The RNA shown here (transfer RNA) has 72 nucleotides and comes from Candidatus Sulfotelmatobacter sp. Rfam family: tRNA. It is annotated as a transfer RNA.

[in-house]
RNA sequence: UGCGGGCUAGAGUAACGGUAACUCGUCGGGCUCAUAACCCGGAGACUGCAGGUUCGAUUCCUGCGCCCGCCA
Numbered sequence: 001u002g003c004g005g006g007c008u009a010g011a012g013u014a015a016c017g018g019u020a021a022c023u024c025g026u027c028g029g030g031c032u033c034a035u036a037a038c039c040c041g042g043a044g045a046c047u048g049c050a051g052g053u054u055c056g057a058u059u060c061c062u063g064c065g066c067c068c069g070c071c072a
Base pairs, nucleotide, nucleotide: 002070003069004068005067006066007065010024011023012022013021018055026042027041028040029039030038048064049063050062051061052060
């Protein structure tokens, strides 16, 4: 240089082009003598960046950035 994969909440992962979801964590409450476990509820991501297509983009297209792997 080339090829492939990845980038979404604090962490790990989802998401037929149509309100961004789940688990853990976190906060509040319940239960308990108390803690853990368990149960209920809440907060938290303008989806790596910039453009394009579209009525509408996490999703399709282009460029760039970063990470992982392969080849040289």

The coordinates come from a structure-prediction model, not an experiment, and the mean pLDDT is 84.